[in-house]
């Protein structure tokens, strides 16, 4: 050089084109205990960029930008 995967909270992970964009863990603040840990009940946080179709895009397209994987 071709071809193909793959990009979402701080990590990991879901979402059949209409979802408050969900959970887990990590954080914070409450409850609880004498303290701490466990445990409860809450809060903060996210769609790599750009364009397009579409009444609507995390989904689909197409150009990047990164990451991997196969071939030469």
């Nucleotide at each position: 050089g071709g071809c193909c995967c793959u990009a979402u909270c701080g990590u990991c992970u879901a979402a059949c084109g209409g979802u408050c964009a969900g959970g887990a863990c990590a954080c914070g603040g409450c409850c609880u205990u004498u303290u701490c840990a466990a445990g409860g009940c809450u809060g903060u946080a996210a769609u790599c960029g750009g364009g397009g179709u579409u009444c609507g895009a995390u989904u689909c397209c197409c150009c990047g930008u990164a990451g991997g994987g196969c071939u030469a």